[in-house]
Molecule: transfer RNA
Organism: Pseudomonadota bacterium
RNA sequence: GGGCGGUUAGCUCAGCUGGAAGAGCGCGAUCUUGACAUGGUCGAGGUCAGAGGUUCGAGACCUCUACCGCCCA
Repeated sequence: GGGCGGUUAGCUCAGCUGGAAGAGCGCGAUCUUGACAUGGUCGAGGUCAGAGGUUCGAGACCUCUACCGCCCA
């Protein structure tokens, strides 16, 4: 230098054919117990890596950039 894959909650990851963001764990409150653990319920937490474009509408499609991994030279 070239090719491919990845980047979404604190962590690990979903998100199908574009209709507007979720799970598990963790965190907070509460119920249950004599108390703890377990369990139930509720809640907080997101510029979806960045910028631009397409579209009525983008996490998703297109272009460029950054970072991480693999391969080739």